Transfer RNA from Opeltia flavorubescens, 72 nucleotides, folded computationally. It is recorded under the gene name tRNA-Ala-TGC-1-1. RNAcentral holds the sequence, with entries from GtRNAdb. Its mean pLDDT, the model's own confidence on a scale to 100, is 82.

RNA sequence: GGGGGCAUAGCUCAGUGGUAGAGUGCCCGCUUUGCAUGCGGAAGGUCCGGGUUUCGAUCACCCGUGCCUCCA
Numbered sequence: 001g002g003g004g005g006c007a008u009a010g011c012u013c014a015g016u017g018g019u020a021g022a023g024u025g026c027c028c029g030c031u032u033u034g035c036a037u038g039c040g041g042a043a044g045g046u047c048c049g050g051g052u053u054u055c056g057a058u059c060a061c062c063c064g065u066g067c068c069u070c071c072a
Base pairs, nucleotide, nucleotide: 001071002070003069004068005067006066007065010024011023012022013021018055027041028040029039030038048064049063050062051061052060
């Protein structure tokens, strides 16, 4: 220098066009003499940034940034 992949909740990841979810963690309640486990509930996201297409973009297209990987 070139090719490919990834970026979504604190963490690990789903979600392939119609107002974003799971597991785990944190907080509250029940259960216990207490803790753990179990059960229930709640909070938590400008979906990496900018632009284009579209009635509508986390999703498609372009550019940029960061990380991983391959080639030279």